[in-house]
Context: one part of a larger RNA
């Protein structure tokens, strides 16, 4: 020194195990902010580092309603002093309080500070101190108010509303890449993608044919399955890639412009044309014509609509300068219909439903082993409950719960009522309207599956430039028949997108080098000037019963007895405790 057994030490693999994570499903919500938000900095407990609350009323305060016997949050135990069946602690509604920065908003500013005016309050009074207001735009209304005489206007100043800042992904819109594929690379791809900016909602965008279709016709949008990798398209290379028709999801339509009426304003004309019609009377700053608000009326393509004519249709009361008459208008009543998401707009009572702090919620015993029963044996219950989790081993009958019931304040749904609001119907004529720098055209672009091509449609930049129903668009160049449809003005639920967040739930989904970077004081320590990077670290026992008291040794470290516990080779550097590496003893072998 190897090599064997036996016992360790060291060191952490493995194995069990999970208050984290991970990927879906259903429901709910997508909330917030000048009444000061998201986010923070500061402080705040009796003793208090850090996490959580919280806000000088500062681990709270006051109110409702629930619940109960304890309680003063956690790491984290003590100790002081304290609430508390006159209902604490908690757990939900509602209110109060809410320091400073932060859109941050008197004024500055290197956030978490400085420094002011006005006005009030303490003070004898300053000084100092509280309080309360004081940004910008934008909308309205008011008083002032210039160059410039009057007006007007700029502008100045009050009050009143309203904006902004945030936000994980979804949506609109305005800008717009490269690398890559083309086996290089320029048209073309990637792709209108990433990405930058702007604006909105719980969605958003579209949307009620100037569509399609093809000789029968259908009838907004949007989303999904087919049509079909089809038709095109394309250095006809790479690639791109439809639509018409079918099935389905959901389903709702409408409102203005004009022309014509009336009213009020402003300008023109200038004495009588007018005042609904007839007959008397009686007024005349009316009357016309234009313009402009307003309200009526009206909204469509087998054209509409208004105007004039003319058929037929409840009741009452007022009224159109004034009395008759007749004709219109208007209220109200009845009749019919509608309504709170568009189609005008708002509230209120009652009842149902759901969700919610929460309540109620069956049924078990003995024996044996065991530290310890829910395990084994015997014999029994309940089940609209034999999902699940605890409890000293595996529990339907031990606990919380499960299945059914049940529930306050508040919140959504919804029915009803009360209330709002609307309302003639045909038929003939012709005379007026029906959305203009638009539609088309030329040319440069750009979208459209369609790279300028026979290129039709949409949207534009620059020139040019209609018509109004005997009228205009469109069927993919264009003409002509034909079909259709009505453009240059808006508004609209639902089916659809999506998850930062709540709540129930699932997993041939991980289990501490794995799953979220984070199972721990994690966006933490720690790194950078800074934008930013970014760890590592779970595990005594059933219960701390966590080792009283002896001893060695320094009043150590660490250890030997003792003592606890089923075990202390579960001792805190604490389950289990592989290999590397290292020992101690004893055998063999050199």
């Nucleotide at each position: 020194a190897g090599c064997a057994u036996a016992c360790g030490g060291u060191g952490a693999a493995u194995g069990c195990c999970c208050u984290g994570g991970u990927g879906c499903u259903g429901a709910g919500a997508g909330a917030c902010g000048a009444c000061g938000a998201a986010g923070g900095a500061u402080g705040u407990g009796g003793u208090u580092a850090g996490c959580u609350g919280c806000a000088u009323u500062a681990a709270u305060c006051c109110u409702c309603g629930g619940g109960u016997a304890g309680u003063u949050g956690c790491u984290a135990a003590a100790c002081a002093a304290a609430c508390u069946g006159u209902g604490a602690c908690c757990c939900g509604g509602g209110g109060g309080u809410c320091u400073c920065c932060g859109a941050a908003u008197g004024g500055g500013a290197a956030a978490a500070c400085c420094c002011a005016c006005u006005a009030g309050a303490g003070u004898a009074a300053c000084c100092c101190u509280c309080u309360a207001g004081u940004a910008u735009u934008g909308c309205a209304u008011g008083u002032u108010g210039a160059a410039u005489a009057a007006a007007a206007u700029a502008g100045a100043u009050a009050u009143g509303c309203a904006a902004a800042g945030a936000g994980a992904a979804c949506g609109a819109a305005g800008g717009g890449a490269a690398c890559u594929g083309a086996a290089a690379c320029a048209u073309c791809u990637a792709a209108g993608u990433a990405c930058c900016u702007u604006c909105a909602g719980g969605a958003a965008a579209a949307a009620a044919a100037a569509u399609c279709a093809a000789a029968u016709g259908a009838g907004a949008u949007u989303c999904c399955c087919c049509c079909a990798g089809u038709a095109g398209u394309g250095g006809c290379g790479a690639g791109c890639g439809a639509a018409c028709g079918g099935g389905g999801a959901a389903c709702a339509g409408c409102c203005c412009a004009a022309a014509c009426c009336a009213a009020a304003u402003g300008u023109a004309u200038g004495u009588a044309a007018g005042c609904u019609g007839g007959u008397a009377g009686g007024c005349g700053u009316u009357g016309u014509a234009u313009a402009u608000u307003u309200g009526g009326g009206g909204u469509u393509g087998c054209g509409g609509u208004a105007c004039c004519u003319u058929u037929c249709c409840g009741a009452u009361a007022u009224u159109u300068c004034u009395a008759c008459c007749a004709a219109g208008a208007u209220a109200u009543c009845a009749a019919a219909g509608a309504g709170u998401u568009a189609c005008a707009a708002a509230a209120g009572g009652a009842g149902u439903u759901a969700c919610g702090a929460g309540c109620c919620g069956a049924a078990c015993u003995g024996u044996c082993u065991g530290g310890a029963a829910a395990g084994g044996c015997a014999g029994g219950u309940c089940c609209u409950a034999g999902a699940c989790g605890g409890u000293g081993a595996u529990a339907a009958c031990c606990c919380g719960g499960u299945a059914g019931g049940u529930g306050u304040a508040g919140u959504a749904a919804u029915u009803u009522c009360u209330c709002u609001c609307u309302u003639g119907a045909g038929a003939g004529g012709c005379u007026a309207c029906c959305a203009a720098g638009u539609a088309c055209c030329a040319u440069g672009g750009g979208a459209c599956a369609c790279g300028u091509g026979u290129a039709a449609u949409c949207c534009u930049g620059u020139g040019g430039g209609a018509a109004u129903c005997u009228g205009g668009g469109a069927g993919g160049a264009c003409c002509a028949u034909c079909u259709u449809c009505c453009a240059a003005g808006g508004c609209u639920a639902a089916a659809u997108a999506c998850u930062a967040c709540u709540c129930a739930g699932c997993a041939a989904c991980c289990g501490a080098u794995a799953g979220c970077g984070u199972a721990c004081u994690a966006g933490u320590a720690c790194c950078g000037c800074g934008a930013g990077g970014g760890a590592a670290a779970g595990g005594u026992g059933a219960a701390a019963a966590g080792a009283a008291c002896c001893c060695c040794g320094a009043u150590a470290a660490g250890g030997g007895g003792a003592g606890u516990g089923a075990a202390a080779u579960a001792g805190a550097a604490u389950c289990u405790g592989c290999a590397a590496c290292u020992g101690u003893a004893u055998g063999c072998u050199u």
RNAcentral holds the full RNA, with entries from ENA. This is a predicted structure of a 590-nucleotide part of an RNA (large-subunit ribosomal RNA, domain I) from a Deltaproteobacteria bacterium. The coordinates come from a structure-prediction model, not an experiment, and the mean pLDDT is 81. Its Rfam family is "Bacterial large subunit ribosomal RNA".